[in-house]
RNA sequence: GGCGCGGUAGCUCAGUUGGUUAGAGCGUAUGAUUCAUAAUCAUGAGGUCUCCGGUUCAAUCCCGGAUCGCGCUA
Numbered sequence: 001g002g003c004g005c006g007g008u009a010g011c012u013c014a015g016u017u018g019g020u021u022a023g024a025g026c027g028u029a030u031g032a033u034u035c036a037u038a039a040u041c042a043u044g045a046g047g048u049c050u051c052c053g054g055u056u057c058a059a060u061c062c063c064g065g066a067u068c069g070c071g072c073u074a
Base pairs, nucleotide, nucleotide: 001073002072003071004070005069006068007067010026011025012024013023019057028044029043030042031041032040050066051065052064053063054062
């Protein structure tokens, strides 16, 4: 340099042939339970869906570009 895959919550990841609350597990906060801690249970907080532009009534999803990461190849 070429090709492919990927970027969604603090971490690991789903997700929808475009549609009105964007989710799970872990973590975390508060409460319950306990003599206490752990475990367990309940409730909650936490997101510019990498960035820019385009298509559309509507984009996390489609199209183009940029950027970062990983892999293959020269």

Model confidence (mean pLDDT): 81 of 100.
Predicted 3D model of a 74-nucleotide RNA (transfer RNA) from a Prevotellaceae bacterium.
It matches the Rfam family "tRNA". Rfam classes the family as a transfer RNA.
The source organism's lineage runs through Bacteria, Pseudomonadati, Bacteroidota, Bacteroidales and Prevotellaceae.